RNA sequence: UAAGACGGCCCAGAUAACCGCCUCCGGCUUGCCGGGGGAGGAACUUCCGGACUCCGCACGGCAAUGCGCCACCCGAAAGAGUGGGCUGACGGGGCUAAAAUCCCGCCGGACGGAAAGUGCCGCAGAAAAUAAACCGCCCGCAAGGGUAAGGGUGAAAAGGUGCGGUAAGAGCGCACCGCGCGUUUGGCAACAAACGCGGCAAGGCAAACCCCGCAUGGAGCAAGGCCAAGCCGGUUCAUACGCUGCCCGCGUUCGUAACCAAGUAGGCCGCUUAGAGUAAUGGUUAUCCGGCCCGCAAGGGCUGACAGAAUCUGGGGUAUGGGCCGCUUAUCAA
Repeated sequence: UAAGACGGCCCAGAUAACCGCCUCCGGCUUGCCGGGGGAGGAACUUCCGGACUCCGCACGGCAAUGCGCCACCCGAAAGAGUGGGCUGACGGGGCUAAAAUCCCGCCGGACGGAAAGUGCCGCAGAAAAUAAACCGCCCGCAAGGGUAAGGGUGAAAAGGUGCGGUAAGAGCGCACCGCGCGUUUGGCAACAAACGCGGCAAGGCAAACCCCGCAUGGAGCAAGGCCAAGCCGGUUCAUACGCUGCCCGCGUUCGUAACCAAGUAGGCCGCUUAGAGUAAUGGUUAUCCGGCCCGCAAGGGCUGACAGAAUCUGGGGUAUGGGCCGCUUAUCAA
């Protein structure tokens, strides 16, 4: 200096004048005047968590859903942070005839279990799992048989390299590496190392069902609460009629009557130093600032992203203009 599908932080044009919008307060001549306040880092999404509200809830079990390496730490939780382990890709180094195992760096990993069971594995390929014989190799005149070493396919083909062995081959035997089991040691742990035993357990997928462990009631401010016109309803009172000639009682009827309950329209609270009504939060001009273009220059032109509150709040994700810092890699210079 450049690049990065690595990480973090900051700003989100500024000032003035004028014209408007919403809301609150004050004033009076009651529709005007004066004053105060008026979007975001994501207000977006609604993916998690909480406050708040209503409903549900004896206890136990089942189901369903979510989460899943370890330690510490922040936090109410969700979710972050730091360090570590294991693992994958890439780059470099070392060993080697050449590799793998090994070491270092960097980026990533929903990272419990695939030797409990079930299921799935396109295309290609002979074969995708009770393994399998297309080519090749060997035996054989042939039919056929042996062979998983070599070729080829694939994301994946029953451990790798070498030596022995064999008709050819093969953990068939051996050495080293890998794998599994056990013991010991180190570590808080995940896990690792050493030693011993076993020729080696039959590929991958659990972000398929499932198994193991842990956790979990539901709905949401259109929650919910208060007041409540009209209509309908109830009680009382009064009117008239009937049972019944009278009293009481009962029934029916009617009412500018009184009271009551539920509750619709509507209003208020919930609700906020923006805050509701699905609705306001803007525009013009000038100067400056930033970006792009033109011009040798003076200068000129265009332009200022994404988006936009609706109970509040902690995170995650996504969109977006500009600036700064760190990390990694490459190049150049000293």
Molecule: Bacterial RNase P class A